Predicted 3D model of a 355-nucleotide part of an RNA (large-subunit ribosomal RNA, domain IV) from a Phycisphaerales bacterium. NCBI's taxonomy places the organism under Bacteria, Pseudomonadati, Planctomycetota, Phycisphaerae, Phycisphaerales. Model confidence (mean pLDDT): 85 of 100.

Context: one part of a larger RNA
């Protein structure tokens, strides 16, 4: 110096991002046990108290069970039966030690709050968490050769299930609730109109050409063969009309105004499909921000409560609330410590040094 231990005066978190890390607590009987609270829990709540070993009294319960009395004399029968043992206890008394669960094993306890309703899952090998999963809620699909899925397919799963089911989405116990918008994209219906594909029909035109015309260059030009096409007729889908947000999503400004003042229930006005309800609200969300005001400490950027000017909360991407639960995330204080003030001193292994 490094690990791994035991003990410290006085002080007790001064330590440090944070009581990490160590102390502490600890069985078992009695007593006693708060807010809350879904009445089940909270709850070993908290917090008190005893605990050893001797002597004596004396209770239950087990088990034995002399003697005794009947006695058909049988290896029989009878009882609140002495008495011995075992276990569980009570009640006086007495003793030893600093300590009686004398060792080891064996909760630290309580308060305020976020987030998960909970057991449960996870990134074998740096996250176990507020993720993920739940039960419980809605929607949509699906009438059974179901939908959905796997497969080139034969052929399977679904399912030997049949809508109280089975497939897909979200949201996540419980309680209270889930406001407004259908204007855009969906998605379902709707079918009158308007566009609209090949095909089908096929007006028309071109190319070639017997052939005619022409001195000549050329010129017209029937049948076939071929190369182009108007109109017509015409789905579905688009446009169109509807419905539909626990579908994807979306939820406004300026101005003025009450007898101080300040606000601003009132009003005017301009946009929107509609302008954010209810609750919450410096938040796991707040930039300005260490907002401001209480609280708590001498001191508090963090926590608790409140306001409320929400940069940019908000109602199943669900809002708030909520006992119980957590190797969960913040604050405080109690007890307790070498975490610290400040270190020392011991053990036994290593490193070091000689060999």
């Nucleotide at each position: 110096c490094c690990a791994u231990c035991g003990c410290u005066a006085a002080g007790g978190a001064a330590c440090u991002c944070g009581g990490c890390a160590a102390a502490a607590u600890a069985g078992c009987u009695c007593c006693g046990u708060a807010a809350c609270u879904u009445c089940g829990g909270g709850a070993u709540a908290a917090g008190g108290a005893g605990u050893g070993c001797c002597c004596u009294c004396u209770g239950a319960a087990g088990u034995u069970g002399a003697g005794g009395u009947c006695u058909u004399c049988g290896c029989g029968a009878c009882g609140c039966a002495a008495g011995g043992u075992u276990u569980c206890g009570g009640g006086g008394g007495g003793u030893c030690g600093c300590a009686g669960u004398g060792a080891a094993a064996g909760g630290u306890g309580g308060g305020c709050u976020g987030c998960a309703a909970c057991u449960g899952u996870u990134u074998a090998u740096c996250a176990a968490a507020a993720a993920c999963a739940c039960a419980g809620g809605u929607c949509u699909g699906u009438g059974c050769c179901a939908a959905g899925g796997c497969g080139c397919a034969a052929g399977c799963c679904g399912a030997u299930g049949u809508a109280u089911a089975c497939a897909g989405a979200c949201u996540g116990a419980c309680g209270c609730u889930u406001g407004c918008u259908c204007a855009g994209u969906g998605a379902c219906g709707g079918a009158a109109g308007g566009u609209u594909a090949a095909a089908g029909c096929a007006a028309g035109g071109g190319g070639u050409c017997a052939g005619g015309c022409g001195c000549a260059a050329g010129c017209c030009g029937a049948a076939g063969c071929u190369c182009c096409g108007a109109a017509c007729c015409c789905a579905a889908g688009c446009c169109c009309c509807g419905u539909u947000a626990a579908a994807c999503a979306g939820c406004g400004g300026c101005c003025g105004u009450a007898a101080c003042u300040a606000u601003g229930a009132c009003g005017g006005u301009c946009c929107u499909a509609a302008g954010g309800u209810a609750g919450c609200g410096a938040a796991a969300u707040u930039c300005c921000u260490u907002g401001u005001c209480g609280g708590g400490u001498a001191a508090g950027u963090u926590c608790c409560g409140a306001c409320c000017u929400g940069c940019a909360c908000g109602a199943a991407u669900g809002a708030c609330a909520u006992a119980a639960u957590g190797a969960u995330g913040g604050c405080a204080g109690c007890g307790c410590u070498g975490u610290c003030u400040c270190c020392a001193g011991c053990a036994g292994a290593g490193a070091c040094u000689c060999a």
Its Rfam family is "Bacterial large subunit ribosomal RNA". Rfam links the family to the GO terms structural constituent of ribosome and ribosome.